């Protein structure tokens, strides 16, 4: 350089033939339980879905540019 895959919560990920408040597990915080801790149980907070545009009544999802990372080839 060319092709291709990926980017969603602090971490690991789900959700893609567009559709109505964006989710799970772990972690964090608060509470219950316990003599204490862990485990267990209940709850809370945390995201403008990499970024900028476009299409559409409506975009995490479709299209384009850019950025970052992985893989293959040179």
């Nucleotide at each position: 350089g060319u092709a291709u895959u990926u980017g969603u919560a602090g971490c690991u990920c789900a959700g893609u033939a567009g559709g109505a408040u964006a989710g799970a597990g772990c972690a964090a915080c608060c509470g219950c339980c316990u003599c204490c801790u862990a485990a267990g149980c209940g709850g809370u907070a945390g995201g403008u879905c990499g970024u900028g545009g476009g299409u559409u009544c409506g975009a995490a999802u479709c299209c384009c540019g850019c950025c970052a990372a992985g893989u293959a080839c040179g």

This is a predicted structure of a 74-nucleotide RNA (transfer RNA) from an uncultured Clostridia bacterium. It matches the Rfam family "tRNA". About the family: Transfer RNA (tRNA) molecules are approximately 80 nucleotides in length. Model confidence (mean pLDDT): 81 of 100.